[in-house]
Predicted 3D model of a 105-nucleotide RNA (SAM riboswitch aptamer (S box leader)) from a Planctomycetota bacterium. It matches the Rfam family "SAM riboswitch aptamer (S box leader)". Gene Ontology term of the family: regulation of gene expression. The sequence was found by an Rfam model in a public genome assembly.

RNA sequence: CACUCAUCCAGACGCGCUGAGGGAUUCGGCCCCGUGAAGCGCGGCCAACCGACCCAGCAAAGGGCACGGUGGCAAUGCCGAGGGCGCUAGCGCCCGAGAUGAGGA
Numbered sequence: 001c002a003c004u005c006a007u008c009c010a011g012a013c014g015c016g017c018u019g020a021g022g023g024a025u026u027c028g029g030c031c032c033c034g035u036g037a038a039g040c041g042c043g044g045c046c047a048a049c050c051g052a053c054c055c056a057g058c059a060a061a062g063g064g065c066a067c068g069g070u071g072g073c074a075a076u077g078c079c080g081a082g083g084g085c086g087c088u089a090g091c092g093c094c095c096g097a098g099a100u101g102a103g104g105a
Stems, first nucleotide, its partner, number of pairs: 001104001003103006013043005021032003026081004044073003049069003053064003082095006
């Protein structure tokens, strides 16, 4: 990082340094924030994608665990946008763009 597959309404925060922004991007909305944003560090926690291990199985699928590799710890991925479908006509569903994991040139 082209591409492929899976998942995205559940869950989980303290301290230290620092000091003004942040919620991916553009626009709109709505929120968070000196009672300390973002970032960095340490510790904790959540989850269970991959590996290891355990159970079961001919196998594949499955169940468990949380040791290792990621990921996450305001709000659905904060909400909407573009395309499509449906209808009760402003709502619902699907796809796209995004993130994460696994594969992969």